[in-house]
Molecule: RNase P RNA; transfer RNA
Organism: Alphaproteobacteria bacterium
RNA sequence: CCAGUCGGUCGGAGAACCGCGCUUGACGUAAGUUGAGUGAGGAAAGUCCGGACUUCACGGAAAUAGGAUGCCGGUUAAUGGCCGGGCAGGGUGACUUGACGGAAAGUGCAACAGAAAACAAACCGCCGAUGGCUUUUCGAAGCACAGGUAAGGGCGAAACGGUGCGGUAAGAGCGCACCACUCGUUCAGUAAUGAACAGGUAUGGCAAACCCCAUCCGAAGCAAGACCAAAUAGGGGUUACACAUGGCGCAUUUCCGCGUCGUAGCCCGGGUAGGUUGCUAGAGAUAUGCGGUAACGUAUAUCGGAGAGGAAUGGUUCUCGCUCGCAAGAGUACAGAAUCCGGCUUAUAGAUCGACUGGCAUU
RNA sequence: GCCGGCUUAGCUCAGUUGGUAGAGCAGUUGAUUUGUAAUCAUCAGGUCGGGAGUUCGAGUCCCCCAGCCGGCACCA
Numbered sequence: 001c002c003a004g005u006c007g008g009u010c011g012g013a014g015a016a017c018c019g020c021g022c023u024u025g026a027c028g029u030a031a032g033u034u035g036a037g038u039g040a041g042g043a044a045a046g047u048c049c050g051g052a053c054u055u056c057a058c059g060g061a062a063a064u065a066g067g068a069u070g071c072c073g074g075u076u077a078a079u080g081g082c083c084g085g086g087c088a089g090g091g092u093g094a095c096u097u098g099a100c101g102g103a104a105a106g107u108g109c110a111a112c113a114g115a116a117a118a119c120a121a122a123c124c125g126c127c128g129a130u131g132g133c134u135u136u137u138c139g140a141a142g143c144a145c146a147g148g149u150a151a152g153g154g155c156g157a158a159a160c161g162g163u164g165c166g167g168u169a170a171g172a173g174c175g176c177a178c179c180a181c182u183c184g185u186u187c188a189g190u191a192a193u194g195a196a197c198a199g200g201u202a203u204g205g206c207a208a209a210c211c212c213c214a215u216c217c218g219a220a221g222c223a224a225g226a227c228c229a230a231a232u233a234g235g236g237g238u239u240a241c242a243c244a245u246g247g248c249g250c251a252u253u254u255c256c257g258c259g260u261c262g263u264a265g266c267c268c269g270g271g272u273a274g275g276u277u278g279c280u281a282g283a284g285a286u287a288u289g290c291g292g293u294a295a296c297g298u299a300u301a302u303c304g305g306a307g308a309g310g311a312a313u314g315g316u317u318c319u320c321g322c323u324c325g326c327a328a329g330a331g332u333a334c335a336g337a338a339u340c341c342g343g344c345u346u347a348u349a350g351a352u353c354g355a356c357u358g359g360c361a362u363u
Numbered sequence: 364g365c366c367g368g369c370u371u372a373g374c375u376c377a378g379u380u381g382g383u384a385g386a387g388c389a390g391u392u393g394a395u396u397u398g399u400a401a402u403c404a405u406c407a408g409g410u411c412g413g414g415a416g417u418u419c420g421a422g423u424c425c426c427c428c429a430g431c432c433g434g435c436a437c438c439a
Stems, first nucleotide, its partner, number of pairs: 001359010012320007020039008041334001045345002048343005053221004066217005071085005086100001087098004101212002106210002108206002123153002125149003130146002132143004161179006180201002184197005225277004235268007246261005284303008321332004364435007373388004382419001390406001392404003412428003416424001
């Protein structure tokens, strides 16, 4: 210098004028006037996880059903997040990716092709030792009928351990060596796991198919919930007046029977509109020290930064910065809080810092 | 704010143990007719909304996005 990996930070600056929400001071009987302060993010987003908080349910615990997670250890309020380690895959490397328990509990699936697709199987090929047939110079030769064979060909995503030597009629873990795998023992490690030794060759794949095992989970969500509480209508009580030889209902008609009742005043409770609250100082942020490989924990210091409620945080102009353009000029990312936190995921013009890797050149 | 559902041909929709993507209407071409419609035959048209993953193999199973649609507070 070029190419790359990982992690962090910022994400326009200054000013003028006109507006908006909230808090608050002064003046004003009030309406209001005026001053001051403050007013979006790294993702406020998606609502994908986990909590706080609230209501409902519940004597406690367990089981069933349903859902989620799934190597080991740690961290945290908690998690499916994060950190470290193991194993497997990718990369020359820095580094990175992994729903990574069980297929030896059971059920199931594998189209097409292929002889055969799961207690294997004989299409081509090889053999035909043994039995059979034919020929015979009686040594044997031939046929490929019974059969043997998974080494080779071919099909397939996948063909029942791999390579080599021996062995055999041809072959075969049939035997041996190395590798792979599994169980056992010893050692190392908290563990996952790794190494060594001995024995054996059984047990193909799919569980983001059903399922089994282990762990965790009660449900709903601030439009949760709590408080105050008009007008109108309706409910209950009480007082006064009215009255029933009545009205209405019991399917209809008659009779009998049962039930029920109008107006006004006052009181009570539920509850709508509306108002108040929940509401923002919190598992808070920043810096430094200490412990820890790290996530994180802890101590001290400093800071005070929205809280609206159909929903404010805006608009215009000037100068500068940056990008594009010869210039005129154009553009200046993604995006807008709604109870609050911790994560994840997704969007994001550009600027910038640190650590590390590979290559080339020079010293 | 919170909670659900859908996306397959130009349009309306099927698509189940994961195994060659279909139907109706519309369209092309031909026949029929003097001509058109209807009818008959034939043909074309698909990134299964997008991207990753599991699997030999994904419209289908899993995850992340995008777009569209719906529901809720109180109540006799």